[in-house]
């Protein structure tokens, strides 16, 4: 130099116009409302998805159990968590930096295991052996009956691996050694674990992201939670007056009562007299408004456009060759109680360590 890997950072910058949204003061206006006034504040690393965990609020709660969910190796962190960091076993990519997946139990039970094989867990499909029989003996067949897991064949997996000893023929049936498992000790380590020694033939698969069993946590809804104030109309109670006479049953008349005009009284209008007037109270709720709510705040939601000069980054032309000039040009994406997390998108570019290549001293 050129390819890789990890981790952490920015994600455009100043100025001018004109725009937007909150507040506060000015100004216009009687007021509602308005200002092309002033000043000051105004989106991200993810504000996303809404997947975890609180904080906040209402409900519901004696304990304690069921059921239902979630996560599960070890250690430090953290309020907590399907968080973060550091280690471990195992398995998988890479030449390497490194990166990626798994993690309690498979002697507590049930289920499952394609095909293909006799058979998928305690197995005779082929084969090896013995004993009886089919006329004596041998050999070979066949039949029955039995032993065998060492051979072969299926399969992703078939009941440790090699050797030996046994035996009718076999076998972990026994022996050595290898592996593996449990138990018991020494070493290192905080701990998972690591390595070592010794005992035990203990050696009858996998699958728990199938059900299940242990362990540990979790009551439920959510800012449309949740609290205050509260029209207008219908409802609910509570105050509340005195009936009476006529009727063609539609009224009518006398009193009586609330209310308006009016400073008061006549006096007039207008409803009303128990099925009850009535700007009287009283409760409740509904539109609505505050609040919860924030040095950005809310309302269905405003941070933007244009121009100049400058970083980067991409292109081209020109030469004196490292600089000049012109195009281009900067991604995803937008708060809505707050907070910690994780997961996604995300144009360019920086920084540092580390790993392979090829050069050179």
């Nucleotide at each position: 130099c050129a390819g890789g890997c990890u981790g952490g950072c920015c994600g455009g910058g100043c100025g001018g116009u004109c725009g937007c949204g909150g507040c506060a003061c000015c100004c216009c206006u009687g007021a509602a409302g308005g200002g092309c006034g002033u000043g000051u504040c105004g989106a991200g690393g993810a504000a996303a998805g809404u997947c975890c965990g609180c904080a906040c609020u209402c409900c519901a709660c004696a304990g304690g159990g069921c059921a239902c969910g979630a996560c599960g190796c070890c250690g430090g962190g953290g309020a907590a968590a399907g968080c973060c960091c550091g280690g471990g076993a195992g398995g998988g990519g890479g030449u390497a930096a490194c990166c990626u997946c798994u993690c309690g139990g498979a002697c507590a039970g049930g289920g499952c295991c394609a095909c293909a094989g006799a058979a998928a867990c305690a197995a005779a499909c082929c084969g090896c052996c013995g004993a009886u029989g089919g006329u004596a003996u041998c050999a070979u067949c066949c039949a029955u009956c039995g032993g065998c897991a060492a051979g072969g064949g299926u399969g992703a997996a078939a009941a440790g691996g090699u050797g030996g000893u046994g035996u009718a023929a076999g076998a972990g049936a026994c022996c050595a050694c290898c592996g593996g498992c449990g138990c018991g000790g020494g070493u290192g380590g905080u701990a998972a674990c690591a390595u070592u020694c010794g005992c035990g033939g203990c050696c009858a698969g996998g699958c728990a992201a199938c059900c299940c069993c242990c362990g540990u946590c979790g009551g439920g809804a959510g800012c449309a939670a949740g609290g205050c104030c509260a029209a207008g109309c219908a409802g609910g109670g509570a105050c509340g007056a005195a009936g009476c006479c006529c009727u063609u049953c539609g009224g009518g008349g006398c009193g009586g009562g609330a209310g308006g005009c009016g400073g008061c009284c006549c006096g007039u209008c207008u409803c009303c007299c128990u099925u009850g007037a009535g700007u009287u109270c009283c409760g409740g709720g509904u539109a609505g408004g505050c609040u919860g709510c924030c040095c950005a705040g809310a309302g269905a939601g405003a941070u933007g456009a244009c121009c100049g000069c400058c970083c980067a980054g991409g292109g081209g032309a020109g030469c004196a060759c490292g600089c000049u000039c012109c195009c281009u040009g900067g991604a995803c994406a937008g708060a809505a109680u707050g907070c910690g997390g994780c997961u996604u998108a995300u144009a360019g570019g920086c920084c540092a360590a580390c790993c392979u290549g090829c050069a050179g001293g």

The RNA shown here (Bacterial RNase P class A) has 361 nucleotides and comes from an Anaerolineae bacterium. Model confidence (mean pLDDT): 80 of 100. Rfam family: Bacterial RNase P class A. The family's RNA type in Rfam is ribozyme. Rfam links the family to the GO terms tRNA processing, ribonuclease P activity and dimeric ribonuclease P complex. The RNAcentral record of the sequence draws on ENA. A source record names the gene rnpB. Taxonomically the source falls in Anaerolineae (Bacteria, Bacillati, Chloroflexota).